Annotation: Transfer RNA from a Planctomycetota bacterium, 75 nucleotides, folded computationally. Rfam family: tRNA. The family's RNA type in Rfam is transfer RNA. Gene Ontology term of the family: triplet codon-amino acid adaptor activity. The RNAcentral record of the sequence draws on ENA and MGnify. The coordinates come from a structure-prediction model, not an experiment, and the mean pLDDT is 80. RNAcentral records the identical sequence in 2 taxa.
RNA sequence: GUCCCUGUAGAGGAGCCUGGAGUCCUCGUCACCCUGUCACGGUGAAGACCACGGGUUCAAAUCCCGUCUGGGACG
Numbered sequence: 001g002u003c004c005c006u007g008u009a010g011a012g013g014a015g016c017c018u019g020g021a022g023u024c025c026u027c028g029u030c031a032c033c034c035u036g037u038c039a040c041g042g043u044g045a046a047g048a049c050c051a052c053g054g055g056u057u058c059a060a061a062u063c064c065c066g067u068c069u070g071g072g073a074c075g
Base pairs, nucleotide, nucleotide: 001074002073003072004071005070007068010027011026012025013024014023020058029045030044031043032042033041051067052066053065054064055063
């Protein structure tokens, strides 16, 4: 230099191909219930400008272009 992959709640993952509510799972945090207490268990809540900028569209985490982070292949 060319090409490919990756980036999403505090942590990890799914969702993307095939656009339609920030949707879901595990752990964590907070409140309440349960218990003599802790743990386990139950209920609920908070927490994401979906890496950044732009475009397409009625509508973008998802499609397109560019940039950046990390990783890989080739030279």